[in-house]
This record gives sequence, structure tokens and C1' cells, in this order.
RNA sequence: CGGUUUAUGGUGCAGGGGUUAGCAUGCAAGUCUGGGGGACUUGAGGUCGGCGGUUCGAAUCCGCCUAAACCGA
Repeated sequence: CGGUUUAUGGUGCAGGGGUUAGCAUGCAAGUCUGGGGGACUUGAGGUCGGCGGUUCGAAUCCGCCUAAACCGA
């Protein structure tokens, strides 16, 4: 320098055009239990890496940039 892939709550991931972005774990409160462990319920927490474009509508498609991993020179 070129190419490929990835970027989504604190962490690990799903969601690949359409109502409210979900799951696990973690966190807070509560319930069950004599207590612990454990189970269950509820809640808070995301403007989907950034900026533009396409579209009636974008986390999703396209372009550029940033960061990371890998491949090649």
C1' cells in the first nucleotide's frame, strides 16, 4: 500500500429493510428458603463505531473515515 472480516447495554452475542432492537451473564429491588446456596419475578442500563447517501421507512443496503483481527505485497 492492496484485499477480507468485524464494530449492537458493563461483558459475550443474536437480529441482514417495517410496530417497542432482543438473549445470556452481570447490576439493583423483591419473593420462595430457618439461614446459606439456589430458583423465580420485576426494574435500570443501547440513540447499533463516526459522517453522508439510497428508500415512504436503515442496526440492516451503498460510499468515505476511524479502530481491531487476518491475508498478500
Notes:
The RNA shown here (transfer RNA) has 73 nucleotides and comes from a Spirochaetaceae bacterium. Rfam family: tRNA. It is annotated as a transfer RNA. About the family: Transfer RNA (tRNA) molecules are approximately 80 nucleotides in length. Its family is annotated with triplet codon-amino acid adaptor activity in the Gene Ontology. Taxonomically the source falls in Spirochaetaceae (Bacteria, Pseudomonadati, Spirochaetota, Spirochaetia). The sequence is in RNAcentral, with records from ENA and MGnify. Model confidence (mean pLDDT): 81 of 100.